TPP riboswitch aptamer (THI element), 100 nucleotides, folded computationally. The coordinates come from a structure-prediction model, not an experiment, and the mean pLDDT is 76.

RNA sequence: CGUCAAACAAGGGGGUGCCCGGCGCAUUCGGCGGGCUGAGAUCAUACCCUGUGAACCUGACGCAGGUCAUGCUGCCGUAGGGAUUGUUGUCCGGCUCUCA
Repeated sequence: CGUCAAACAAGGGGGUGCCCGGCGCAUUCGGCGGGCUGAGAUCAUACCCUGUGAACCUGACGCAGGUCAUGCUGCCGUAGGGAUUGUUGUCCGGCUCUCA
């Protein structure tokens, strides 16, 4: 110096569903309480992701299985999109200098 695991800083991107109960003139709307999965289901100054990018969106009111129900699980998926700079720096490699 290159490469690059990782960390940090600043910036950027993203989601918030389903079921039950009672309340509000209320199957649909609103907020409250409880439950399911999950990192997160709006306590957020949180959580996750940021190109070796399944964070998240589209296809999708898709297909199969399962559930009280739901992206709950799998397929779709090597699909189409999707948000980065700086500093430090492990392993490895290259170059140079100094000393013996």